[in-house]
A computed fold for a 477-nucleotide part of an RNA from Trichopus zeylanicus subsp. travancoricus, annotated as small-subunit ribosomal RNA, 5' domain. Model confidence (mean pLDDT): 84 of 100. Lineage of the source: Eukaryota > Embryophyta > Tracheophyta > Liliopsida > Trichopus zeylanicus.
Context: one part of a larger RNA
């Protein structure tokens, strides 16, 4: 000069768009942030009322819950980034090729007794189903003989029919896996490695593979920096530079990791799972002392740290998701709307005339000079202000449906009306004199500067730069 998720200080007028816990991955009151499906099932309840039908519930079931949202703590390679590999897996999505036949047995719910303060259970008797189980049939494996394994479920309609259900094939997005290269800092870290490196046999996995094991071989990595310690999520970016580079990784967009804190597995196509389980640990809260219950690094909010960071809103109206065949349903994802000059961009604060060069400050050589056409006065104009009225787009439609929104726009009425500061002025470096102080009290980013005529403190008055900011601190270039 340029930059900031910026803080402070004096001061502030409106609009539009972004942006706001960078510190304690400290600790949490409350209230919300994952349901849905009655067209998979028995049933229980409320109304209607006269047999038709509607609504809602707890449980069984099906899917989803593994997305969305947060957060940078771990991590230096088991991540990322680019370039590839072959030995994989996929719910739901599209393409196609076949089946869907026949029988069983329960367990919830409910009922009756029971335990317990609660949380939550326990006997017994009873039930339905797309919930579970047999048989039957297909493919598929072998050179053959042959051996042995498996599915299925219906459900709406008066009906055409439509939605599901099984087992293959095939794509398509997703995903595990794996190799090459690149990816701080320290040598006052030089050696490091016994599943350790490679082989066989075995075992597990979706799949490779010391990934586990049992024998055998003694290998593997290292001054091209191993091993250690130290620090860091990473990238496309971003700020800076002419550029080569240095800094950095906030918002928004891939990735990866975490979810109090350490393990663990269980369901499931898909998790070792933020608002899922189990054990342990610190904490915190209830307790009838025997015993429970919790996890905001989802979104408001609250203490605590802090120089320092916002509301305990409004809606599911769009966009997008989750079950449903569908209306409807949930969604703190996301739309807004509010708070803050945090920033960046627009804009006003009024325009023309107007010399007795007024009064009134300063400043004087007293003659003037300046502040100054500034102001007053004279017209004119309404961006903004106030009120008063119209009035969308966003909504995809055949109609119907807007939170925003008393919105943007726009029309009318009044009236210069509601609206300027900060910071400097000795050089660098634009801008100067007076008064008071008297090496005092001061200033200062440097050189310096103040001891009685200070253009350098302070105070007036003029002047310079920006400007709804202006200054100063921290930080990079």
């Nucleotide at each position: 000069a340029g930059a900031u998720g910026a803080a402070c200080g004096c001061u502030g007028g409106c609009g539009g768009c972004a942006u706001g816990c960078u510190u304690a991955a400290c600790a949490c009151a409350u209230g919300c942030a994952a349901a849905u499906c009655g067209g998979a099932c028995g049933g229980g309840a409320a109304g209607u009322g006269g047999u038709g039908u509607u609504u809602c519930c707890a449980g069984u079931g099906g899917c989803a819950g593994a997305u969305g949202g947060g957060u940078g703590a771990g991590u230096a390679a088991c991540a990322c980034g680019u370039a590839g590999g072959a030995a994989c897996c996929u719910a739901c999505c599209c393409u196609u090729g076949g089946g869907a036949g026949g029988g069983g047995a329960a367990c919830a719910a409910c009922a009756a007794c029971u335990a317990g303060a609660a949380a939550u259970g326990g006997u017994u008797g009873u039930u339905a189903a797309u919930a579970c189980c047999c048989c039957a049939u297909a493919g598929g494996c072998u050179g053959a003989g042959g051996a042995g394994c498996a599915a299925a479920a219906g459900g709406a309609g008066g009906a055409a029919u439509c939605c599901a259900c099984u087992c293959g094939a095939g794509g398509g997005g997703g995903g595990g896996c794996u190799u090459g290269u690149g990816u701080c800092u320290g040598a006052u870290u030089a050696g490091c490695u016994a599943g350790u490196u490679g082989g066989u046999g075995a075992g597990g996995c979706a799949a490779u593979a010391g990934c586990u094991u049992a024998c055998c071989a003694a290998g593997g990595c290292g001054a091209u920096g191993a091993u250690c310690a130290g620090u860091a999520g990473u990238u496309g970016g971003u700020c800076u530079g002419a550029g080569a580079g240095g800094g950095u990784g906030a918002u928004a967009a891939g990735c990866c990791a975490c979810a109090u804190u350490g393990g663990g597995a269980c369901u499931g196509a898909g998790a070792c799972a933020c608002a899922g389980c189990c054990c342990a640990a610190a904490c915190u809260c209830u307790u009838a002392c025997g015993a429970g219950a919790g996890g905001u690094a989802g979104u408001a909010g609250u203490g605590g740290g802090g120089a320092a960071u916002u509301u305990u809103u409004c809606g599911c109206a769009a966009u997008g998701g989750g079950a449903g065949a569908a209306a409807g349903c949930c969604u703190g994802a996301u739309g807004g709307a509010g708070c803050a000059a945090u920033g960046c961009c627009a804009u006003g604060u009024g325009g023309a005339g107007g010399u007795a060069g007024a009064a009134g400050g300063c400043c004087c050589a007293u003659g003037g000079g300046u502040c100054a056409u500034g102001a007053a006065c004279u017209u004119c104009u309404u961006u903004u202000c106030u009120c008063a009225g119209u009035g969308a787009a966003g909504a995809a439609g055949c109609a119907a449906u807007g939170a925003c929104g008393a919105u943007a726009u726009u029309u009318g009425a009044g009236g210069a009306a509601u609206a300027a500061g900060c910071a400097u002025c000795g050089g660098c470096u634009a801008a100067c004199u007076c008064u008071a102080u008297g090496g005092c009290a001061g200033c200062a980013g440097u050189c310096a500067u103040g001891g009685u005529a200070a253009g350098a403190c302070a105070g007036a008055g003029g002047a310079u730069g920006c400007a709804a900011g202006c200054a100063u601190u921290a930080u990079c270039c």